Glycine riboswitch aptamer from a marine eukaryotic metagenome, 101 nucleotides, folded computationally.
It matches the Rfam family "Glycine riboswitch aptamer". Rfam links the family to the GO term glycine biosynthetic process. Rfam describes the family as follows. This family represents the bacterial glycine riboswitch.
[in-house]
RNA sequence: CAGCACUCUGGAGAGCCGGCCCAUUCCGGGGCCGCACCGAAGGGGCAACCGCAUUCCGCAGGCGAAUGCGGCAAUCUCUCAGGUCAGCAGACAGAGGGGAA
Numbered sequence: 001c002a003g004c005a006c007u008c009u010g011g012a013g014a015g016c017c018g019g020c021c022c023a024u025u026c027c028g029g030g031g032c033c034g035c036a037c038c039g040a041a042g043g044g045g046c047a048a049c050c051g052c053a054u055u056c057c058g059c060a061g062g063c064g065a066a067u068g069c070g071g072c073a074a075u076c077u078c079u080c081a082g083g084u085c086a087g088c089a090g091a092c093a094g095a096g097g098g099g100a101a
Stems, first nucleotide, its partner, number of pairs: 004098001006096005015035001017034006036084003042080001043078003049071008
């Protein structure tokens, strides 16, 4: 220096939808089911490229091509999970101290 976690701060998107049940003086709330949505907890998938094998081209060197397998990124994509008033959560960013190999 740095993985990493912690504290503080900032931090988007999408139905206060419908039905049933519970609770309730009222307001507020909870559970289940259904449909419609969101992508920024987490999770899944993929490119170039790299490696291996086989085949093809060629006198050869070795360059190239195709196919298969493996490695391989995200704020892309999927929408499992999560989320759709507020609160909580929240990728990522800033500040603070700590901090292995």